[in-house]
RNA sequence: CACUGUUAAGGGCAAACCCGUCGAAAGGCGGGGACGCAAAGCCACCGGUCUACGGCAGCAGGCACGCAUGCAGCGGGUCGCGCCACGAUAGCGGGGUUGCCAGG
Repeated sequence: CACUGUUAAGGGCAAACCCGUCGAAAGGCGGGGACGCAAAGCCACCGGUCUACGGCAGCAGGCACGCAUGCAGCGGGUCGCGCCACGAUAGCGGGGUUGCCAGG
């Protein structure tokens, strides 16, 4: 040091799942638990993915309501679906940053 980590020593972290808790959710945090991890330490800057409280108002959509009516209809509301990150993910990848041991 902008390299390597098959191995050793001391260790470290902890997926799924369960319990508690926060959150609209994704998910976070604490405890148990270990699938794995040489940065599985830290940072949402870029891309991806997840979620949609809230927002938008697209749909030959459902429901009731109002208006109109010979029939066809029109309107906003609400539910569903759709779209949106300012939410989440650092254990999806890239990037940034710090760092233990051994080797070179």
c-di-GMP-I riboswitch aptamer from Peristeroidobacter soli, 104 nucleotides, folded computationally. Taxonomically the source falls in Peristeroidobacter (Bacteria, Pseudomonadati, Pseudomonadota, Steroidobacterales). Its Rfam family is "c-di-GMP-I riboswitch aptamer". Gene Ontology term of the family: cyclic-di-GMP binding. The prediction has a mean pLDDT of 81.